Context: one part of a larger RNA
RNA sequence: CUGGGCAUAAAGCGCACGUAGGCGGCCUGUUAAGUCUGAUGUGAAAGCCCCCGGCUCAACCGGGGAACUGCAUCGGAAACUGGCAGGCUCGAGGACGGCAGGGGUAAGUGGAACUCCAGGUGGAACGGUGAAAUGUGUAGAUAUCUGGAGGAACACCGGUGGCGAAAGCGGCUUACUGGGCCGUCUCUGGCGCUGAGGCUCGAAAGCUAGGGGAGCGAACAGGAUUAGAUACCCUGGUAGUCCUAGCCGUAAACGAUGGAUACUAGACGUUGGGAGGGUUACCUCUCGGUGUCGAAGCUAACGCAUUAAGUAUCCCGCCUGGGGAGUACGCUCGCAAGAGUGAAACUC
Numbered sequence: 001c002u003g004g005g006c007a008u009a010a011a012g013c014g015c016a017c018g019u020a021g022g023c024g025g026c027c028u029g030u031u032a033a034g035u036c037u038g039a040u041g042u043g044a045a046a047g048c049c050c051c052c053g054g055c056u057c058a059a060c061c062g063g064g065g066a067a068c069u070g071c072a073u074c075g076g077a078a079a080c081u082g083g084c085a086g087g088c089u090c091g092a093g094g095a096c097g098g099c100a101g102g103g104g105u106a107a108g109u110g111g112a113a114c115u116c117c118a119g120g121u122g123g124a125a126c127g128g129u130g131a132a133a134u135g136u137g138u139a140g141a142u143a144u145c146u147g148g149a150g151g152a153a154c155a156c157c158g159g160u161g162g163c164g165a166a167a168g169c170g171g172c173u174u175a176c177u178g179g180g181c182c183g184u185c186u187c188u189g190g191c192g193c194u195g196a197g198g199c200u201c202g203a204a205a206g207c208u209a210g211g212g213g214a215g216c217g218a219a220c221a222g223g224a225u226u227a228g229a230u231a232c233c234c235u236g237g238u239a240g241u242c243c244u245a246g247c248c249g250u251a252a253a254c255g256a257u258g259g260a261u262a263c264u265a266g267a268c269g270u271u272g273g274g275a276g277g278g279u280u281a282c283c284u285c286u287c288g289g290u291g292u293c294g295a296a297g298c299u300a301a302c303g304c305a306u307u308a309a310g311u312a313u314c315c316c317g318c319c320u321g322g323g324g325a326g327u328a329c330g331c332u333c334g335c336a337a338g339a340g341u342g343a344a345a346c347u348c
Base pairs, nucleotide, nucleotide: 004319005318006317008301012316014201017198021194022193023192025088026087027086028085029084030083031082033081034080035077036076037075038074039073040072041071042070049065050064051063052062053061054060091191092188093187094186095184096183097182098181099180103177104176105175106174107173108172109171110154114150115149116148117147118146119145120144121143125136126135162169163168206247207246208245209244210243211242215241216240220236221235222234223233258315259314260313261312262311263310266293267292268291269290270289271288272287273286274285275284276283277282297304298303321348322347323346330341331340332339333338
């Protein structure tokens, strides 16, 4: 390189936007770059291949042919690809009318619980465990009532449910704002798909500065357990968890399944719309989402199965035995932690 692959065997970038590039709907005309065809020139000799011949054979050598799959020029063809011109509407987008939603940002606000503070009642325990102890309590705890303060999270609804590109999103109200779906078939007329580089977003933990700090709680201290117990259990408890601004850029970032389009039996749920029927319980059809089970087919099996892992096309990413190793070195990024890129010797 050809070929084969990527749910679980090695392998889908965490996700999106988008540059170059690659690829691209239906019809007509034209062109002739790709494509196809013919001719001419060239494609040195030797070698390879075929035939004939010379050394007694062969190696070797001589002669002839074929081949040299290529390139250039000229003539021709016009189906397909490309170019140019024109048209179309099913792809794509817009308009109009509706709909659902924890989609995002900001501000405000509510109740339960919890802890703390003050006061009342009360008077000996509370707490905790397998059992205890450390701990709290006559300086009045725990319990209970009233008042106050504070921070964080939002029970029920809640769902196999909804929204979002992913990360993710859940009390309530308001403002601003993104996307989607359905219907009408009204407008534009291929405006599309993917996407190397690039750029945006990106859980938790962690970092910088300033706030905040109720509960929880790495580290740490103590009590237990134990042969020991740097643990599991208990009592405390600092960073952190929260907010603002800025970094970090990683996860079993998972459906371990890249994106787009078309096609290929069904059945039963659920969610958002629309149409028709109806006795307003509902029924039928249809478009979008989300599930379960299953035909064909696929698969090593497990399983997947119109939300494909089926049948195909386009584009990107990635894999090539295990260990060494996601290490070393170099480079880029980062305040750091580290991240990205990413070997080899050696060994089985």